[in-house]
RNA sequence: GGGCUUGUAGCUCAGCUGGUAGAGCAACGCCUUUGCAAGGCGAAGGUCAGGAGUUCGAAUCUCCUCAAGUCCA
Numbered sequence: 001g002g003g004c005u006u007g008u009a010g011c012u013c014a015g016c017u018g019g020u021a022g023a024g025c026a027a028c029g030c031c032u033u034u035g036c037a038a039g040g041c042g043a044a045g046g047u048c049a050g051g052a053g054u055u056c057g058a059a060u061c062u063c064c065u066c067a068a069g070u071c072c073a
Base pairs, nucleotide, nucleotide: 001072002071003070004069005068006067007066010025011024012023013022019056028042029041030040031039049065050064051063052062053061
């Protein structure tokens, strides 16, 4: 320098053919206990790496940039 893959909640990851962003864990509140743990319930938490474009509508399609991994030179 070039090719490929990946980037979504604090962490690990889903998200189908473009149609209102989700799960588990963690943290928080409540119930249960003398207390802790375990369990149950609830609520919160997101510029979907950044920018631009296409579209009535983009996490999803296109382009550029950044970061990580991998292969080639």
Model confidence (mean pLDDT): 81 of 100.
Predicted 3D model of a 73-nucleotide RNA (transfer RNA) from a Patescibacteria group bacterium.
Lineage of the source: Bacteria > Bacteria candidate phyla.
Its Rfam family is "tRNA". It is annotated as a transfer RNA. Gene Ontology term of the family: triplet codon-amino acid adaptor activity.